[in-house]
RNA sequence: UCCUCAGUAGCUCAGUGGUGGAGCAGGCGGCUGUUAACCGCAAGGUCGUAGGUUCGAAUCCUACCUGGGGAG
Numbered sequence: 001u002c003c004u005c006a007g008u009a010g011c012u013c014a015g016u017g018g019u020g021g022a023g024c025a026g027g028c029g030g031c032u033g034u035u036a037a038c039c040g041c042a043a044g045g046u047c048g049u050a051g052g053u054u055c056g057a058a059u060c061c062u063a064c065c066u067g068g069g070g071a072g
Stems, first nucleotide, its partner, number of pairs: 001071007010024004018055001027041004048064005
């Protein structure tokens, strides 16, 4: 320098054009003599950044940033 993959909640990850989700963690409650386990509820997001396409973008296109892999 080039190619490729990834970036979404505190963590691990789904979501491939039409209301942003799950599990775990944390909070509150139930259960229990108490804790743990188990059950329920609520909360938690600049979808890496900036543009573009579109009636509409996490999703498609371009550039850039960060990380992994590869080529020279």
Molecule: transfer RNA
Organism: uncultured Clostridia bacterium